A computed fold for a 75-nucleotide RNA from a Puniceicoccales bacterium, annotated as transfer RNA. The prediction has a mean pLDDT of 80.
RNA sequence: CGGGCAAUAGCGCAGUCUGGCUAGCGCAUCUGCUUUGGGAGCAGAGGGUCGGGGGUUCGAAUCCCUCUUGCCCGA
Numbered sequence: 001c002g003g004g005c006a007a008u009a010g011c012g013c014a015g016u017c018u019g020g021c022u023a024g025c026g027c028a029u030c031u032g033c034u035u036u037g038g039g040a041g042c043a044g045a046g047g048g049u050c051g052g053g054g055g056u057u058c059g060a061a062u063c064c065c066u067c068u069u070g071c072c073c074g075a
Stems, first nucleotide, its partner, number of pairs: 001074007010027004020058001029045005051067005
């Protein structure tokens, strides 16, 4: 320098291909029940401007452009 992949809740991920219901799952956290207590179990709750910016569209996590960061391959 060229090409590819990835970025979504505190952590790990799905959803993107084919735009459309309120963005979901596990762990963790908090509350309650249970227990002498802890752990485990059960029930419930909170937490996201989907890496930044711009564009297309009635509508964007999803499509297009650009930038940033990380990883891989090639030269």
Its Rfam family is "tRNA". Gene Ontology term of the family: triplet codon-amino acid adaptor activity.